[in-house]
Formats: sequence, C1' cells, structure tokens
RNA sequence: CCACGACAACGGCAAACCCGCCGAAAGACGGGGACGCAAAACCACGAGGCUAAAGCGUGCUCAGGCACGCCAUGCUAGUCGGGCUUCCGAA
Repeated sequence: CCACGACAACGGCAAACCCGCCGAAAGACGGGGACGCAAAACCACGAGGCUAAAGCGUGCUCAGGCACGCCAUGCUAGUCGGGCUUCCGAA
C1' cells in the first nucleotide's frame, strides 16, 4: 500500500415511532428517539422498489370537474451492483 474485519480502542451514523416543517404523493429536512450499520459518507450510472402532480387515453358530467388506466421528468445510496473518498489494526 492492497485485501480483510475483532465482544479491540477513539469516535461516527441513526430504522421504526412521535413532534414540527416542505411537498399532489412517494419522500426530504429539523428536533426527539435507537432497530441496526465498517462506509448506514458521497454519486441515481445499471437492475429493483415507491409515488403519479403535469401529460396522454377511456368513461361520466350542461359545465366546472370527477373516476379509472398508462406514464418519472419526482423519490429511494438503510434493496443490490457499480463509481468515488475514508478512521482504526487483532487474526
């Protein structure tokens, strides 16, 4: 240095849930809280998953509009792969 990862050390992050807040939603963010995590740091590139405002289609409606279907341009890095950076040092 690369790989690897312990009932090690110093530390770090924070699921569910609750409150606030943004959003059409999924979900994000802040506070509380800890299920877990050696990359649970970062990047939507590939696969998967979630949502469907706008759009398109169909139906209903005098109309405004409503219902259903399709759809990511919205999300998810704590689903997996990949990229990239990185603390510590037993076997």